[in-house]
Context: one part of a larger RNA
RNA sequence: CCAUUGUUAAGGAACUCGGCAAAAUGACCGCAUAACUUCGGGAGAAGCGGUGCCACCGGCAACGGUGGUCGCAGUGAAACGGCCCAAGCGACUGUUUACCAAAAACACAGGUCUCUGCAAACACGGAAGUGGAAGUAUAGGGGCUGACGCCUGCCCGGUGCUGGAAGGUCAAGAGGAUAGGUCAGGGGGUAACCCCAAAGCCUUGAAUUGAAGCCCCAGUGAACGGCGGCCGUAACUAUAACGGUCCUAAGGUAGCGAAAUUCCUUGUCGGGUAAGUUCCGACCCGCAUGAAUGGCGUAACGACUUGGGCACUGUCUCAACAGGGGACCCG
Repeated sequence: CCAUUGUUAAGGAACUCGGCAAAAUGACCGCAUAACUUCGGGAGAAGCGGUGCCACCGGCAACGGUGGUCGCAGUGAAACGGCCCAAGCGACUGUUUACCAAAAACACAGGUCUCUGCAAACACGGAAGUGGAAGUAUAGGGGCUGACGCCUGCCCGGUGCUGGAAGGUCAAGAGGAUAGGUCAGGGGGUAACCCCAAAGCCUUGAAUUGAAGCCCCAGUGAACGGCGGCCGUAACUAUAACGGUCCUAAGGUAGCGAAAUUCCUUGUCGGGUAAGUUCCGACCCGCAUGAAUGGCGUAACGACUUGGGCACUGUCUCAACAGGGGACCCG
């Protein structure tokens, strides 16, 4: 020096991103326990006291009572909760990135929409078949949301879905008009060959007919989604309940709000500190909140995140000493 363990004057988080680590708390018995609450809880809340040994008494005993007695110390070693206040997120117990993430992510009961009448929908499989299910709408599949409480506003123009079927468009197929090729035959020519051309065969394929879909007409948001601008106005000023105008499918309701969302921003005010870009409570000018992509609350819960406090400490001021183990030296 490295790793590890122990102790430490005075101070006690001044350390640090952060009390990380360490210290402290600790067992059992008794007393005593707040806000809040879904009345279960919160609770081991917090906080305070007791604990050895001897004798006697009570008791079957565990143990209890009274008196005495020893030590600094009696759960005499070891095992053996630190606690409180406030906020965010997620209701909760659970689940997860096997080997850098355990979480506010996933799941979850509950809510809701939608599909499915049974040879169900749906899924696997070219099929047979199987699952669904030896189930039958109080069932099964899919999507979203995520206990509970109070609630969940407006827009159907676009997209999707559902319904409609008058009109427009429209495939294969049906249909065969027309045209062409070939050519018996006819005409011309000395001939080669040229012209016309029936039937058949081949090709071409018009009109007409023709479903769904799309166009079209409606409905539908716990479907995908969306939820304005400018100007003026009150007897101080300021502001604008009010008015005008443009645009839109409709212009954001309740609630919440510098927020896990706020750029400007360390916004402003209040609280806490001697001092606070964090934190808590307000305000609202929401760059760019907002209602099952759920909104706002919420007891309990959390190896979650944030701020504060008590206790406690070598985290620190600031380092020191000691133990065993390495490194190092000799062998």